[in-house]
Context: one part of a larger RNA
RNA sequence: CUGGGCGUAAAGCGAGUGUAGGCGGCAAUCUAAGUCGGAUGUGAAAUCCCCGGGCUCAACCUGGGAAUUGCAUUCGAUACUGCGUAGCUAGAAUCUGACAGAGGGAUGUGGAAUUCCAGGUGUAGCGGUGAAAUGCGUAGAUAUCUGGAGGAACACCAGUGGCGAAGGCGGCAUCCUGGGUCAAGAUUGACGCUGAGGCUCGAAAGCGUGGGGAGCAAACAGGAUUAGAUACCCUGGUAGUCCACGCCGUAAACGAUGUCGACUAGCCGUUGGAUCCAUUUAAGGGUUUAGUGGCGCAGCUAACGCGAUAAGUCGACCGCCUGGGGAGUACGGCCGCAAGGUUAAAACUC
Numbered sequence: 001c002u003g004g005g006c007g008u009a010a011a012g013c014g015a016g017u018g019u020a021g022g023c024g025g026c027a028a029u030c031u032a033a034g035u036c037g038g039a040u041g042u043g044a045a046a047u048c049c050c051c052g053g054g055c056u057c058a059a060c061c062u063g064g065g066a067a068u069u070g071c072a073u074u075c076g077a078u079a080c081u082g083c084g085u086a087g088c089u090a091g092a093a094u095c096u097g098a099c100a101g102a103g104g105g106a107u108g109u110g111g112a113a114u115u116c117c118a119g120g121u122g123u124a125g126c127g128g129u130g131a132a133a134u135g136c137g138u139a140g141a142u143a144u145c146u147g148g149a150g151g152a153a154c155a156c157c158a159g160u161g162g163c164g165a166a167g168g169c170g171g172c173a174u175c176c177u178g179g180g181u182c183a184a185g186a187u188u189g190a191c192g193c194u195g196a197g198g199c200u201c202g203a204a205a206g207c208g209u210g211g212g213g214a215g216c217a218a219a220c221a222g223g224a225u226u227a228g229a230u231a232c233c234c235u236g237g238u239a240g241u242c243c244a245c246g247c248c249g250u251a252a253a254c255g256a257u258g259u260c261g262a263c264u265a266g267c268c269g270u271u272g273g274a275u276c277c278a279u280u281u282a283a284g285g286g287u288u289u290a291g292u293g294g295c296g297c298a299g300c301u302a303a304c305g306c307g308a309u310a311a312g313u314c315g316a317c318c319g320c321c322u323g324g325g326g327a328g329u330a331c332g333g334c335c336g337c338a339a340g341g342u343u344a345a346a347a348c349u350c
Stems, first nucleotide, its partner, number of pairs: 004321003007304002012318001014201004021194003025088002028085002031082001033081002035077008049065006091191001092188005097182003103177007110154001115149007125136002162169002206247006215241002220236004258317006266295012299306002323350003332343004
C1' cells in the first nucleotide's frame, strides 16, 4: 500500500464551532478539462511471449510477429464528473403566531435543619459502639423554651419527567439572554454535509490572589480492634468544600456506540405541541409531529445482545486500531506558576 475493523476482544477525539480539503438536490444550455473512441508519431536493441530456422538434441545462436498496458499531436463522442450562463423548490435558512422547559448570567429574597452565642427551666449524666474507650458534663452538660449570629444546601412537588453540544442544570421572585418544538402561509433560492490544523467550552481534585468558613472532611492526633493495624469502627480536626477573578484541561468525560442524510413488520407506555370525533356525554378516543422508555419481526452479531433513538440496508466526511509486557513510559518539542498535560518511541523480553 492492498485488505479488515472500532457496544463488551486493540480501536469513536470529552463536546462544540469552523478554515483548508473531501463530498454534494432538480431541470436546461454552453464548453469539452476529467472520461471514451479513431488516426499519426514515438515507446532503441537485447530480454520475456508466439510461429519458424541452424549446431545429431538441448543449453545456445538466429528470422519474423506480438508485446512495450506509456507519452505527444490531431479528429471526433457528450451519458457521467468539472467550468460558465440563466432557472427551479423537495435540502438549508429567514419572517409571522403559539407552546414547554432544574438551558445560561446577574441581583434580591424565604422557610426547615445543623452549629455557635446570650438568657430561662432543670439535674447527673450525655455521647458513642459489635462491645467499649478517648471525648463532653456539678465552672451545670445532654434535654427543653426564648432571642440572636453565621454559612451551606434547597425536604415534599419528583417522574427509565424536563432542558442543554458535552461537562452539567433543582426553593422563590425580577432583569438580561441562548436553543428547541408545533401549525399555517410567505420569502431567499443549494446559501448544504463533514471537517486535518485553529479557536471556544469542559465534572471533581489541584494551583495563585483576596474574602468566607455552619456542616462535612484528605492530612494529622487520640480511643478501640488486631499477632501487627501507618486501615475498616469511634472522638476530635486542618487544607478543601463556598464566593470573586485568573490558571489547570483531565475522568468508567459511558450509550464504553463520531457527525449528517435516506430507507426497512408490528405492539405497549410516557413528555411537549397541532388537529379531528359525538352531547367536553369523563382526567376519553383517533390521526399527526418532536422527544423519551419497554418488548419484538426481518436482518445483523463470536456470543451477549441490537432491533425506526440500529449494533439492520446504504451514502458523505472525520477520528482511531494492528500481539502481551516494556509504556501512555524515556528523549525532544509545545503548553503550565506548579502539580502535571499533550505529542510519542526503542532496546530488551514472552
Molecule: small-subunit ribosomal RNA, central domain
Organism: metagenome